Small-subunit ribosomal RNA, central domain from a metagenome, 350 nucleotides, folded computationally. The prediction has a mean pLDDT of 88. Its Rfam family is "Bacterial small subunit ribosomal RNA".
[in-house]
Context: one part of a larger RNA
RNA sequence: CUGGGCUUAAAGGGCACGUAGGCGGCGUAGUAAGUGGAUUGUGAAAGCCCUCGGCUCAACCGAGGAACUGUUGUCCGAACUGCUAUGCUUGAGGAUGGGAGGGGAGAGUGGAAUUCCUGGUGGAGCGGUGAAAUGCGUAGAUAUCAGGAGGAACGCCAGUGGCGAAAGCGACUCUCUGGCCCAUUUCUGACGCUGAGGUGCGAAAGCUAGGGUAGCGAACGGGAUUAGAUACCCCGGUAGUCCUAGCCGUAAACGCUGGGUACUAAGUUGAGGGAAUUCCCAUGUUUUCUCAGCUGGAGCAAACGCGUUAAGUACCCCGCCUGGGGAGUAUGGUCGCAAGGCUAAAACUC
Numbered sequence: 001c002u003g004g005g006c007u008u009a010a011a012g013g014g015c016a017c018g019u020a021g022g023c024g025g026c027g028u029a030g031u032a033a034g035u036g037g038a039u040u041g042u043g044a045a046a047g048c049c050c051u052c053g054g055c056u057c058a059a060c061c062g063a064g065g066a067a068c069u070g071u072u073g074u075c076c077g078a079a080c081u082g083c084u085a086u087g088c089u090u091g092a093g094g095a096u097g098g099g100a101g102g103g104g105a106g107a108g109u110g111g112a113a114u115u116c117c118u119g120g121u122g123g124a125g126c127g128g129u130g131a132a133a134u135g136c137g138u139a140g141a142u143a144u145c146a147g148g149a150g151g152a153a154c155g156c157c158a159g160u161g162g163c164g165a166a167a168g169c170g171a172c173u174c175u176c177u178g179g180c181c182c183a184u185u186u187c188u189g190a191c192g193c194u195g196a197g198g199u200g201c202g203a204a205a206g207c208u209a210g211g212g213u214a215g216c217g218a219a220c221g222g223g224a225u226u227a228g229a230u231a232c233c234c235c236g237g238u239a240g241u242c243c244u245a246g247c248c249g250u251a252a253a254c255g256c257u258g259g260g261u262a263c264u265a266a267g268u269u270g271a272g273g274g275a276a277u278u279c280c281c282a283u284g285u286u287u288u289c290u291c292a293g294c295u296g297g298a299g300c301a302a303a304c305g306c307g308u309u310a311a312g313u314a315c316c317c318c319g320c321c322u323g324g325g326g327a328g329u330a331u332g333g334u335c336g337c338a339a340g341g342c343u344a345a346a347a348c349u350c
Base pairs, nucleotide, nucleotide: 004321005320006319008303012318014201015200016199017198021194022193023192025088026087027086028085029084030083031082033081034080036076037075038074039073041071042070049065050064051063052062053061054060091191092188093187094186095184096183097182098181099180103177104176105175106174107173108172109171110154115149116148117147118146119145120144121143125136126135162169163168206247207246208245209244210243211242215241216240220236221235222234223233258317259316260315261314262313263312266295267294268293269292270291271290272289273288274287275286276285277284299306300305323350324349325348332343333342334341335340
């Protein structure tokens, strides 16, 4: 390279936008680059292959043929691909009218609870555990009532429910703002899909500067347990957790399943729209589009299972895999303040 693969065996990039590239709907006309046919020149000789021949045979050697799958020019063909021109509406996008939503950003507001402070009542314990102790408390704790301060998180609603590309998003109100769905079939007329590099977003922890700090709480101190206990349990408690600005760029970043399009039994549940229909006008029934689940047929699969949300049947594009360890390491490069990230071997060994 051919070939085979990527849910769980090695293997889907964390996610998106998009450059180059690859691929691309239905017609008509032209062209003839790709493509098909014919022909011409060329494709050195030797070798390989075939048929003969010469050394007694063979190796070896000689002759002829074939082959050299390629390429140049000319002529013919025009289905397909390309290109040019022109058209179409089903792909894609726009318009108009509706709809749902914890989608995002900023500002403001609220109640419950914890803690602390002040005051009242009260007077000996509280707290904690398997049991205790450290700890707190007559300088009045715990409990209880009233008032105040401050920070963080938003109970019930809440759901195999909703939204978002993913990370993720949950009190309420306002402002700004992205995407999606349905209906009309009104407009544009292939404007599309994917996407190496690139760019942006990216939980938690961590880092820099400034603020903030109620609760929780790495480190640390103490009390227990234990043979020991650098732990599990308890009492404290600093970074951190929160905000602003900037880094970091990783996760079991998981559906362990890349994106797009088309096709292929049914049944059932939930969510958002539309249409038709019924004496019931609460609603039910039928139907259609979109989204989220379950069961399951064919088919697929090593099996488990998947099964119109495919792991089925096909096509297009990207990423990735190639025995275990060494190793996601060394080295080099590059990014980062650092921590470290990305890229990524070999010796050796089984």